Molecule: transfer RNA
Organism: Candidatus Bipolaricaulota bacterium
RNA sequence: GCCAGUGUAGCUCAAGGGGUAGAGCAUCCGCCUUGUAAGCGGAGGGUUGCCCGUUCGAGUCGGGCCACUGGCUCCA
Numbered sequence: 001g002c003c004a005g006u007g008u009a010g011c012u013c014a015a016g017g018g019g020u021a022g023a024g025c026a027u028c029c030g031c032c033u034u035g036u037a038a039g040c041g042g043a044g045g046g047u048u049g050c051c052c053g054u055u056c057g058a059g060u061c062g063g064g065c066c067a068c069u070g071g072c073u074c075c076a
Base pairs, nucleotide, nucleotide: 001072002071003070004069005068006067007066010025011024012023013022019056027043028042029041030040031039049065050064051063052062053061
């Protein structure tokens, strides 16, 4: 340099052929317990990597860029 994949909550991951962004764990609060853990209920937490475009409408489609992973090639 070329090709492919990945990028969504603090972490791990969902989201049918574009139509209100969710779950588990963690955090916080409450219940339960003599107390802790476990368990149960609830709350908070998001510029969906960045920019632009298409569209009435983009996590999803197109282009460019960035980061990570893997493969190929070249130079020394």